[in-house]
RNA sequence: GGGCUGUUAGCUCAGUGGCAGAGCAUCGGACUUUUAAUCCGAGGGCCGCAGGUUCGAUUCCUGCACAGCCCACCA
Numbered sequence: 001g002g003g004c005u006g007u008u009a010g011c012u013c014a015g016u017g018g019c020a021g022a023g024c025a026u027c028g029g030a031c032u033u034u035u036a037a038u039c040c041g042a043g044g045g046c047c048g049c050a051g052g053u054u055c056g057a058u059u060c061c062u063g064c065a066c067a068g069c070c071c072a073c074c075a
Stems, first nucleotide, its partner, number of pairs: 001071007010024004018055001026042005048064005
């Protein structure tokens, strides 16, 4: 330098055009002599950044940033 993949909640990941979800974690409650476990409930993200297409974008397109893998080149 070229190609491919990824970036969504504190963490791990779904979602693939129609106002964003799960598990774990956290907080509150029930149960329990207490803790743990179990059960119920709550809070928490505008989806890496910018632009474009569209009535409408997390989703499609472009650029950039970061991470990973592969290839090439230089010394």
Model confidence (mean pLDDT): 80 of 100.
A computed fold for a 75-nucleotide RNA from a Synergistota bacterium, annotated as transfer RNA.
Rfam family: tRNA. The family's RNA type in Rfam is transfer RNA. Rfam links the family to the GO term triplet codon-amino acid adaptor activity.